[in-house]
RNA sequence: CAAUUAACUCAAUAACGCACUCAUAUAAUGACGAGAAUAAGGCUCGUAAGUAUCUACCAAACUACCGUAAAUAGUUUGACUAUGGGUGAGCGAUGAAGUUUG
Numbered sequence: 001c002a003a004u005u006a007a008c009u010c011a012a013u014a015a016c017g018c019a020c021u022c023a024u025a026u027a028a029u030g031a032c033g034a035g036a037a038u039a040a041g042g043c044u045c046g047u048a049a050g051u052a053u054c055u056a057c058c059a060a061a062c063u064a065c066c067g068u069a070a071a072u073a074g075u076u077u078g079a080c081u082a083u084g085g086g087u088g089a090g091c092g093a094u095g096a097a098g099u100u101u102g
Stems, first nucleotide, its partner, number of pairs: 001102002006100004012094001016090001018088008026056001029049001031047005041066002050057001058078007
């Protein structure tokens, strides 16, 4: 001095989706209607409510209660969805600087 049509190290980064995690919503909740079962039973379907909220509104286990009637109750554990925050790797787009190299 030159080059990335040589290599390595390496500062920095919007958007994007993904994973994990936290917060908020909602208590995976209460109400009502129709039908069904009956201690080897206690279920099915539907309606509206609840959320600055779309969706969902169930499962399992245990305990109790109902002496055959029409009614279930309690406890524990386990999600999804919406929005926002954080973290991570990736993807993409570059490239300061340094070392090597010629």
This is a predicted structure of a 102-nucleotide RNA (Purine riboswitch aptamer) from Priestia megaterium. NCBI's taxonomy places the organism under Bacteria, Bacillati, Bacillota, Bacilli, Priestia. Its Rfam family is "Purine riboswitch aptamer". Clan: Purine riboswitches. The family has 133 seed sequences and 4,097 matches in Rfam 15.1. Its mean pLDDT, the model's own confidence on a scale to 100, is 78. The RNAcentral record of the sequence draws on ENA, Rfam and Ribocentre.